[in-house]
Formats: sequence, C1' cells, structure tokens
RNA sequence: GCAGAUAAAGGCAAACCGGUCGUGAGGCCGGGACGCAAAGCUAUGGAUCUCUUGAACGAAGAGACCGCCAAGCUACCCGUG
Repeated sequence: GCAGAUAAAGGCAAACCGGUCGUGAGGCCGGGACGCAAAGCUAUGGAUCUCUUGAACGAAGAGACCGCCAAGCUACCCGUG
C1' cells in the first nucleotide's frame, strides 16, 4: 500500500421496552440484538425528516439525522506485498 476469513483479542448496537429532556424530527441513560471491518469522529455537498414563516405544493429561515450516499480526519486485529 492492498484485501477482510466460518480465525482471534476485543468493539459498536437496529427494531422494541422502561426512564428522562425536547413543540417536534430526535438526544441521553438502562435493558435488548437486526446487523456493522470504520455502525469511530466532523453536518462540508446531496438525500430524508421536524418546526416556524409564508401562501400555494413553490420558497425562506431554524433544526434533526453520519446505522442513507459522498467528502475530510483518525484507528484495532489479521492476511498479503
């Protein structure tokens, strides 16, 4: 540098349930595992979602989400060059 195996040390944790915060999308904590080789971090571009304005299905503003797709940064194990 490239690849990710029916290996191994380990890691994360969808739906759902309980608590809590938020108008909301959702956040956090606990339980729980569908999955994940970046499911680690950053809202930078796009997508999606929410709220407000607005007055017509267009638009503007403020937000949410990185486990939707890109981009940037960083990294464990193992194989191989």